[in-house]
A computed fold for a 173-nucleotide RNA from Lachnospiraceae bacterium KM106-2, annotated as Lysine riboswitch aptamer. Its Rfam family is "Lysine riboswitch aptamer". About the family: Riboswitches are metabolite binding domains within certain messenger RNAs that serve as precision sensors for their corresponding targets.
RNA sequence: UAUUAUGGUAGAGGCGCAUUUUUGAUCAGUAGGUUGCUAGAUAUGGCAAGCAUAGGUGAAGGUAGCUGAAAGGGAAAAAUGCCGAAGAAGUCAGAAGUCUUGAAGUCUGAUAUUCUGGGCAUAUAGUGAAUAACUAUAUGACUGUCAUCGCAAGAUGGAGAGCUACCUAAAGA
Numbered sequence: 001u002a003u004u005a006u007g008g009u010a011g012a013g014g015c016g017c018a019u020u021u022u023u024g025a026u027c028a029g030u031a032g033g034u035u036g037c038u039a040g041a042u043a044u045g046g047c048a049a050g051c052a053u054a055g056g057u058g059a060a061g062g063u064a065g066c067u068g069a070a071a072g073g074g075a076a077a078a079a080u081g082c083c084g085a086a087g088a089a090g091u092c093a094g095a096a097g098u099c100u101u102g103a104a105g106u107c108u109g110a111u112a113u114u115c116u117g118g119g120c121a122u123a124u125a126g127u128g129a130a131u132a133a134c135u136a137u138a139u140g141a142c143u144g145u146c147a148u149c150g151c152a153a154g155a156u157g158g159a160g161a162g163c164u165a166c167c168u169a170a171a172g173a
Stems, first nucleotide, its partner, number of pairs: 001172001003170003007167005014083001016082008032067007042054004047102004086116004090111006117143002120140008145158005
């Protein structure tokens, strides 16, 4: 001096990412509760099957009055941790919930099994109370990084297991 390594340390991308707490909106005059009228046999325990409970001393439903939430999601501020930050899908394990069982679902953790460099905009689909927001796919320009081409402007292409700087180890010249 070039190379090798999922090596170590420190950094960069920017409306950068994630978490927690507080605040006030939305959720919503909704769900629920209660009273009256109507109505006349079913209803509830998320789904199914059992089982249990309530019900002609009036179930479900409808209607009118009174009362009346919460969670999730999002906004602002502050703090913390960071730059595969993180987000999905798959797999494995566990927990809660439910009267029992079953199927599915929710939450938590692990995972180099796969995809995504990043934010933004648009369209479609899904979740959602929602025109908010999120997720997935596709498209578009923007932006950062490396490689190749180029005098340059720039063009093309790749992916974060990347890139930059320094260090360590190995073996080669």

The RNAcentral record of the sequence draws on Rfam.